[in-house]
RNA sequence: UUCCGAGAAAGGCAAACCCGCCGAAAAGCGGCGACGCAAAGCCAAGAGUCUAAGGUUACAAUAUUUAACUAUGAAAGCUGGGCUGCCGAA
Numbered sequence: 001u002u003c004c005g006a007g008a009a010a011g012g013c014a015a016a017c018c019c020g021c022c023g024a025a026a027a028g029c030g031g032c033g034a035c036g037c038a039a040a041g042c043c044a045a046g047a048g049u050c051u052a053a054g055g056u057u058a059c060a061a062u063a064u065u066u067a068a069c070u071a072u073g074a075a076a077g078c079u080g081g082g083c084u085g086c087c088g089a090a
Base pairs, nucleotide, nucleotide: 004088005087012037013036018031019030020029021028035077041083042082043081046079049074050073054070055069056068057067058066
């Protein structure tokens, strides 16, 4: 230094529920709270997933309805990958 990860130490993050804010929605943020996490730090340009405001097409026929498709929206705590990083027993 790399791999590795302990009934180690120091420190860190925070699922669900509930409350508030925000958004068309998915989601996000704050509070509360700990299920878990050695990258649960960052990256959505791998595959896939969620949403469909707007747009397109079809139907309908003036009631702006219904359906399908679509990311420019979202998630890194699903998985693969990239970058960076604390500690040091075996």
Annotation: Predicted 3D model of a 90-nucleotide RNA (c-di-GMP-I riboswitch aptamer) from a Dehalococcoidia bacterium. Its mean pLDDT, the model's own confidence on a scale to 100, is 84. NCBI's taxonomy places the organism under Bacteria, Bacillati, Chloroflexota, Dehalococcoidia. It was read from a public genome assembly, where an Rfam model found it. It matches the Rfam family "c-di-GMP-I riboswitch aptamer". Its family is annotated with cyclic-di-GMP binding in the Gene Ontology.